[in-house]
RNA sequence: ACCGGCGUGGUGUAAUGGUAACGCAUCGGUCUCCAAAACCGAAAAUGUGGGUUCGAUUCCUGCCGCCGGUGCCA
Numbered sequence: 001a002c003c004g005g006c007g008u009g010g011u012g013u014a015a016u017g018g019u020a021a022c023g024c025a026u027c028g029g030u031c032u033c034c035a036a037a038a039c040c041g042a043a044a045a046u047g048u049g050g051g052u053u054c055g056a057u058u059c060c061u062g063c064c065g066c067c068g069g070u071g072c073c074a
Stems, first nucleotide, its partner, number of pairs: 001070007010024004018054001026042005047063005
C1' cells in the first nucleotide's frame, strides 16, 4: 500500500429495512435476625460525518479504531 471481516449498555452477544432483545454485572424491592440464593422491578447502548428511503443497527460512502491475509522498501 492493497484485500477481507468487525465496531451495539459496565461486559458478552442478538436484532440485517418498521417499538433495539437476552445473559452476567449494577441499583431498588419482596423474603431473612442479617446476608446469600430465589423472585419482581429499574437505569444504561447502535464508532463518527454524509447519502438512499416515508422509515437505517441494517443498504451505499468518506474518516477513525481493531483483527486477519497479501505485497513493497530498507
The prediction has a mean pLDDT of 83. This is a predicted structure of a 74-nucleotide RNA (transfer RNA) from a Dehalococcoidia bacterium. The organism belongs to Dehalococcoidia, within Bacteria. Its Rfam family is "tRNA". Rfam classes the family as a transfer RNA.